[in-house]
This is a predicted structure of a 78-nucleotide RNA (transfer RNA) from a Candidatus Latescibacterota bacterium. The source organism's lineage runs through Bacteria, Pseudomonadati and Candidatus Latescibacterota. Model confidence (mean pLDDT): 81 of 100.
């Protein structure tokens, strides 16, 4: 510089392809119950507006441009 791939909660990931109930799971967190205590286990709860902007729509995580970080391939240069 050209191609692909990825960005969603503290950590791992679905959901996007085909726009429509309040953005969802696992682990971890935090309270309570269970235990002599710890782990294990129940029940319940807290946390994220989807990497930015920007458009299109009655509605955007999902769709359409531009942009930023990160992984792989390739070119260049040396």
């Nucleotide at each position: 510089c050209g191609g692909g791939g990825a960005g969603u909660a503290g950590c791992g990931c679905a959901g996007c392809c085909c726009g429509g109930u309040u953005a969802g799971c696992g682990c971890a967190c935090c309270a309570c119950g269970c235990u002599u205590g710890g782990g294990a286990c129940g029940u319940g709860g807290g946390g994220g507006c989807c990497g930015c902007u920007g458009g299109u729509u009655c509605a955007a995580a999902u769709c359409c441009a531009g942009u930023c970080u990160c992984c792989c391939c390739g070119a260049c240069c040396a």